Bacterial large signal recognition particle RNA from a Kiritimatiellia bacterium, 285 nucleotides, folded computationally.
Its Rfam family is "Bacterial large signal recognition particle RNA". Rfam classes the family as a non-coding RNA gene.
The model forms 91% of the base pairs in the Rfam consensus.
RNA sequence: CCGUGCUAGACGGGGAGGUAGCGGUGCCCUGAGUUCUCCAUGGGAGGAUGACCUGCAACCCGCUAUAGCAGGGUGUAAAUCCAGCGUGAGGCCGAUACAGAGAGUGUGGAAACGCCCCGGAAGGGCGAUGAAGGCCGGGCCCUGUGCGACGAGUGCCGGCGAACCCCGUCAGGACCGGAAGGUAGCAGCGGUAAGUCAUGUUAUUCGGGUGCCGCAGGUUUACCUGGCCGGAGUCCGGAUGGGAAUCGUUUCCCCUAGCUGUAGCGGUCGAGCAAUGGUGCACGG
Numbered sequence: 001c002c003g004u005g006c007u008a009g010a011c012g013g014g015g016a017g018g019u020a021g022c023g024g025u026g027c028c029c030u031g032a033g034u035u036c037u038c039c040a041u042g043g044g045a046g047g048a049u050g051a052c053c054u055g056c057a058a059c060c061c062g063c064u065a066u067a068g069c070a071g072g073g074u075g076u077a078a079a080u081c082c083a084g085c086g087u088g089a090g091g092c093c094g095a096u097a098c099a100g101a102g103a104g105u106g107u108g109g110a111a112a113c114g115c116c117c118c119g120g121a122a123g124g125g126c127g128a129u130g131a132a133g134g135c136c137g138g139g140c141c142c143u144g145u146g147c148g149a150c151g152a153g154u155g156c157c158g159g160c161g162a163a164c165c166c167c168g169u170c171a172g173g174a175c176c177g178g179a180a181g182g183u184a185g186c187a188g189c190g191g192u193a194a195g196u197c198a199u200g201u202u203a204u205u206c207g208g209g210u211g212c213c214g215c216a217g218g219u220u221u222a223c224c225u226g227g228c229c230g231g232a233g234u235c236c237g238g239a240u241g242g243g244a245a246u247c248g249u250u251u252c253c254c255c256u257a258g259c260u261g262u263a264g265c266g267g268u269c270g271a272g273c274a275a276u277g278g279u280g281c282a283c284g285g
Stems, first nucleotide, its partner, number of pairs: 001285006010074002012030004020064005033049007052072005081278003086273002090269005096263005103256002106254001108253007116243003123236004133229007141218006147211002150207005156200001158197003166191004174183003
């Protein structure tokens, strides 16, 4: 140095988290191998599965630095073990930049719009058959008063209306008287009181959501109307524009503390890949 046999180690790995610590289940990343599809025939892209077997456990379990336990199996001293270097998927941490969607705070800042004010375009109505404005009068409105209508009542005229306790006349009868005559007086008749009936409006009282009514006073803002002066505007409308403070609405920004994503930077761990180095035993050549 080569060949043969055996044995240790190894038989996925990593990250975060958890743990006194270790490993595992679980979550995440990677991944040998296997397999499927597509393009295509050099290969490439994407997907699925996923690294010895069995038993026990895991929303926690089993262990203890020899750090899952128990048993079995494969297979190798190097592409399979160990180490560091290089590269490096990916995870985690930190700060930075950008972006996004929200939260809180203060009405802090700004803007726009609205409210409010100025101004008054277009258009329309009225107007020399006379605008605005002014004066006078009347109505409407209020008060008093007068008159009337209406409603209610009373009175007046008329009728009825008293067995007796109203009046007049009083038959009959009664009484007084010698007589003449007289007295009281029922019925009847006439009239009337209290009361009652009807009519008229001839009288009167009271009332009021009464009246194109009369007289006087008041009011004069609003509305209607008549006259006079006056001599060209006036009314509605609301455009462009402008404006102080406050208020309201919306948006943006500021402040506070975070969240998510992307990018690169720093740190940490780090699969896989490539090359290098290291590492047993026995026999034979």